[in-house]
Molecule: transfer RNA
Organism: Nanobdellota archaeon
RNA sequence: GCCCUUGUAGCUCAGCCUGGAUAGAGCAGCGGGGUCCUAACCCGAAGGUCGUAGGUUCAACUCCUAUCAGGGGCA
Numbered sequence: 001g002c003c004c005u006u007g008u009a010g011c012u013c014a015g016c017c018u019g020g021a022u023a024g025a026g027c028a029g030c031g032g033g034g035u036c037c038u039a040a041c042c043c044g045a046a047g048g049u050c051g052u053a054g055g056u057u058c059a060a061c062u063c064c065u066a067u068c069a070g071g072g073g074c075a
Base pairs, nucleotide, nucleotide: 001074002073003072004071005070006069007068010027011026012025013024020058030044031043032042033041051067052066053065054064055063
């Protein structure tokens, strides 16, 4: 230098190929129940510029381009 791959909640990930419903799950944390207290267990609420910037479109996490960061391959 070229190519591939990953980036979504505090953490681990799904969703992307084939654009459209309010962006989801588990864990952690928080509130309540529970218990003599703690834990297990049960209930509830909250938490997101979907790496960044632009483009296409009526509409973008999803498609296109550039770019940043991690990992890998070739030279």